[in-house]
A computed fold for an 81-nucleotide RNA from Paenibacillus allorhizosphaerae, annotated as ZMP/ZTP riboswitch aptamer (pfl RNA motif). It matches the Rfam family "ZMP/ZTP riboswitch aptamer (pfl RNA motif)". Rfam 15.1 lists 3,295 matches to the family in 2,545 species. Gene Ontology terms of the family: regulation of purine nucleotide biosynthetic process and one-carbon metabolic process. It was read from a public genome assembly, where an Rfam model found it.

RNA sequence: GAACUCGUGCGCAACUGGCGAUAAAGGUGGAUCACCACCGGGGAGCGCAAGGGAUAACGGCCGGUCGCCUGGGCAAAGUAU
Numbered sequence: 001g002a003a004c005u006c007g008u009g010c011g012c013a014a015c016u017g018g019c020g021a022u023a024a025a026g027g028u029g030g031a032u033c034a035c036c037a038c039c040g041g042g043g044a045g046c047g048c049a050a051g052g053g054a055u056a057a058c059g060g061c062c063g064g065u066c067g068c069c070u071g072g073g074c075a076a077a078g079u080a081u
Stems, first nucleotide, its partner, number of pairs: 004053003008049005015042002017069005026039005060074003
């Protein structure tokens, strides 16, 4: 010095479902019914820039107040192409 990690700024961004409870906790339309489209509200993660850190950080993360479910995404590790 780089890799690693943390927050900040900017850009991109997958996924955002069903039923019930609650004064309320998405709305409208449609359906081959736990999905689709639009709007609203969230959002991990990726990239770039300057900076802090090893006595650190991580040992998982993301949609919604809770419960029961369903289906995904991202990160990490391995294999194949």
Taxonomically the source falls in Paenibacillus (Bacteria, Bacillati, Bacillota, Bacilli). Model confidence (mean pLDDT): 76 of 100.